[in-house]
RNA sequence: CGCUUAUUAAGAAAGACGGAGGGAUUAGACCCAACGAAGUCUUAGCAACCUGUAACCUACAAGGUGCUAAAUUCUAUUCUGCCACUGGCAGAAACAGAUAAGUU
Repeated sequence: CGCUUAUUAAGAAAGACGGAGGGAUUAGACCCAACGAAGUCUUAGCAACCUGUAACCUACAAGGUGCUAAAUUCUAUUCUGCCACUGGCAGAAACAGAUAAGUU
């Protein structure tokens, strides 16, 4: 890197350095940011998966990975319904992404 499975509207931030961008990518919308973005470090926290303990399907711990603005910020493709008139709204699914566990 690829493949399989599961989850993806829950939860959880302060400080130091840094100095203009960031919210995965493309387009649009929207939002965060000099009252300091990204990134790095320290400390703290969360508890999804693995793990451990009790237990018997739930609770705890926080060791591994991960995470700590907004649903994965929202929309894009398909189907269904309604309004409406070539668009809007609602629902479902798919694609893509992220994370974990496993695997070639």

Predicted 3D model of a 104-nucleotide RNA (SAM riboswitch aptamer (S box leader)) from Pedobacter sp. MC2016-05. The prediction has a mean pLDDT of 79. Lineage of the source: Bacteria > Bacteroidota > Sphingobacteriia > Sphingobacteriaceae > Pedobacter.